[in-house]
This is a predicted structure of a 128-nucleotide RNA (FMN riboswitch aptamer (RFN element)) from an Actinomycetota bacterium.
The prediction has a mean pLDDT of 82.
RNA sequence: AGUUGUUAUCGGGGUCGAUGUAAUUUCGAACCGGCGGUUAUAGUCCGCGACCCGCACAUAUCCAAUGGGCGGUUGACUCAGUGAAACUCUGAGACCGACGGUUAAAGUCCGGAUGAGAGAUAACAGCG
Numbered sequence: 001a002g003u004u005g006u007u008a009u010c011g012g013g014g015u016c017g018a019u020g021u022a023a024u025u026u027c028g029a030a031c032c033g034g035c036g037g038u039u040a041u042a043g044u045c046c047g048c049g050a051c052c053c054g055c056a057c058a059u060a061u062c063c064a065a066u067g068g069g070c071g072g073u074u075g076a077c078u079c080a081g082u083g084a085a086a087c088u089c090u091g092a093g094a095c096c097g098a099c100g101g102u103u104a105a106a107g108u109c110c111g112g113a114u115g116a117g118a119g120a121u122a123a124c125a126g127c128g
Stems, first nucleotide, its partner, number of pairs: 002127009015029004030108002032097002034048004043095002052072004057067003077093005099111003
């Protein structure tokens, strides 16, 4: 170096105008892009997380709720150029975005969430 454990810290971004009684939800224009991987930098490749659903278990029991575990579901890209190598760069044109709420339909507002979390960093300890 690596690896295992413990602890601590960190860990999601984005709006203006028009119409209207009413819309950051419609229309027009704009804006945003979690984590790990990759011969080379990714919202669109591969995988993961969040959201949602199910199962059994625990909380004495039933309903409910909560918790950790296991399983499921889960969006979207092409062309040209450079190059040894790029669906990742450059140029051009596209596309996608959980659930609940709302005087009117939401990726951008409010809420669950001062939550959870892929993971990142550091310190210490063990192995080596």